Predicted 3D model of a 350-nucleotide part of an RNA (small-subunit ribosomal RNA, central domain) from an uncultured bacterium. The RNAcentral record of the full RNA draws on Greengenes.
[in-house]
Context: one part of a larger RNA
RNA sequence: UUGGGCGUAAAGAGUUCGUAGGUUGUUUAUUAAGUUGGAUGUUAAAGGUUUGAGCCCAACUCAAAUAAGGUGUCCAAAACUGAUAAACUAGAGACAGGUAGGGGCAAGUAGAAUUCUGCAUGUAGGGGUAAUAUCCGUAGAUAUGCAGAGGAAUACCAAAAGCGAAGGCAGCUUGCUGGACCUGUUCUGACACUCAAGAACGAAAGCGUGGGUAGCGAACGGGAUUAGAUACCCCGGUAGUCCACGCCCUAAACGAUGAACACUAGGUGUUGGAGGUCUCGACCCCUCCAGUGCCGACGCUAACGCAUUAAGUGUUCCGCCUGGGUAGUACGAACGCAAGUUUAAAACUC
Numbered sequence: 001u002u003g004g005g006c007g008u009a010a011a012g013a014g015u016u017c018g019u020a021g022g023u024u025g026u027u028u029a030u031u032a033a034g035u036u037g038g039a040u041g042u043u044a045a046a047g048g049u050u051u052g053a054g055c056c057c058a059a060c061u062c063a064a065a066u067a068a069g070g071u072g073u074c075c076a077a078a079a080c081u082g083a084u085a086a087a088c089u090a091g092a093g094a095c096a097g098g099u100a101g102g103g104g105c106a107a108g109u110a111g112a113a114u115u116c117u118g119c120a121u122g123u124a125g126g127g128g129u130a131a132u133a134u135c136c137g138u139a140g141a142u143a144u145g146c147a148g149a150g151g152a153a154u155a156c157c158a159a160a161a162g163c164g165a166a167g168g169c170a171g172c173u174u175g176c177u178g179g180a181c182c183u184g185u186u187c188u189g190a191c192a193c194u195c196a197a198g199a200a201c202g203a204a205a206g207c208g209u210g211g212g213u214a215g216c217g218a219a220c221g222g223g224a225u226u227a228g229a230u231a232c233c234c235c236g237g238u239a240g241u242c243c244a245c246g247c248c249c250u251a252a253a254c255g256a257u258g259a260a261c262a263c264u265a266g267g268u269g270u271u272g273g274a275g276g277u278c279u280c281g282a283c284c285c286c287u288c289c290a291g292u293g294c295c296g297a298c299g300c301u302a303a304c305g306c307a308u309u310a311a312g313u314g315u316u317c318c319g320c321c322u323g324g325g326u327a328g329u330a331c332g333a334a335c336g337c338a339a340g341u342u343u344a345a346a347a348c349u350c
Base pairs, nucleotide, nucleotide: 004321005320006319007304008303012318014201015200016199017198021194022193023192025088026087027086028085029084030083031082033081034080035077036076037075038074039073040072041071042070043069048066049065050064051063052062053061054060091191092188093187094186095184096183097182098181099180103177104176105175106174107173108172109171110154115149116148117147118146119145120144121143125136126135162169163168206247207246208245209244210243211242215241216240220236221235222234223233258317259316260315261314262313263312266295267294268293269292270291271290272289273288274287275286276285299306300305323350324349325348332343333342334341335340
């Protein structure tokens, strides 16, 4: 390689876009490259198969015949694949009318709370813990009231709810802006699917420059605990957390489940939309489409479980796996300011 696999045993790239490539709806005509049949040439000998012969037999050797397969040329066929031409509308897209939404970016703004500052009331405690202590407080704390400053996050609503490709997204208002769904079936007419390479995005932590810093809080200091305690608990507290710009590019980046299409019992919630019934108008109820949950038949699975949101039944394309350790390491290369990331072995050993 073949084969077999990838929810949990090794294995789905973090996500999307996308070039080459691979694959590609319905109908008609032509062609004849693939395909199928025939003819003919070639495919040395040995070898293979069949028959016979020679060594006593066999192995072995010799003779004759011959198969399958490959390949060149010619002739024929036209179902399928391809090519060319023409057409179609069920895929895809456009258009029109609606709908929902924490989708994104920017600016503004609101209230609660913490902390700090000032003033006032007021007096001896407060805080913290399993219990203490460090700590704060007669230079007036804690508590209460009023005023102010500043930063960060948005209780309730809130939901198995919504949106987004993923990461992720939540006070309110405005501006700009992306996508989705439903209905119509007006238009284009296969324009599609998947994608090596490549590009963009990508939590947190971390890095650079400049700001900001209320709370929290790695490191660090102190108090406890303990045999010890470089911890868990407590008192403090620097980076950081926040903003702007630029890097980093990794996660249990998880549904541990790649994308697309088709088919295959039901039941019950819920979100968005459409139609019907009913109605004064609605609600309820019924049907359909799109999402999102739970339960469950067939089927699948080693089992657990999955089950129209498949891990069922099929097709197409991509990625990945091939005993454990060594090791996601060494070396090399690329990227990065660095931290490091990506790619990625072997000896040896069990």